């Protein structure tokens, strides 16, 4: 340079237009359990903003569009990855 893949909560990772801020698993945090812990169950668990609180809201790599409605599609950019030259 050119052409494919890919960026989602701390971490991994499904979701590919509609009740999805979002399954699932690890961490993590309380609790049963136990001499004590490890497994094991049980319950909670992402940020900001606005609220006394109950709650609303807004974010899916970053910005623009398309649409009644975008993590899903479009177009710019930014990163990693694997091939090619």
């Nucleotide at each position: 340079g050119g052409a494919g893949a890919g960026g989602u909560g701390g971490c991994a990772g499904a979701g590919u237009g509609g009740u999805c801020g979002a399954a699932u698993g690890c961490a993590c945090c309380g609790g049963u359990u136990u001499c004590g812990a490890a497994a094991a169950c049980c319950g909670g668990c992402g940020u900001g903003c606005c609220g006394c609180a109950a709650g609303g809201u807004a974010c899916c790599g970053g910005g623009a569009g398309u649409u009644c409605g975008a993590a899903u599609c479009u177009c710019c950019c930014c990163c990693u990855c694997u091939c090619c030259g």

Overview:
Predicted 3D model of an 85-nucleotide RNA (transfer RNA) from a Patescibacteria group bacterium. NCBI's taxonomy places the organism under Bacteria, Bacteria candidate phyla. Rfam family: tRNA. The prediction has a mean pLDDT of 81.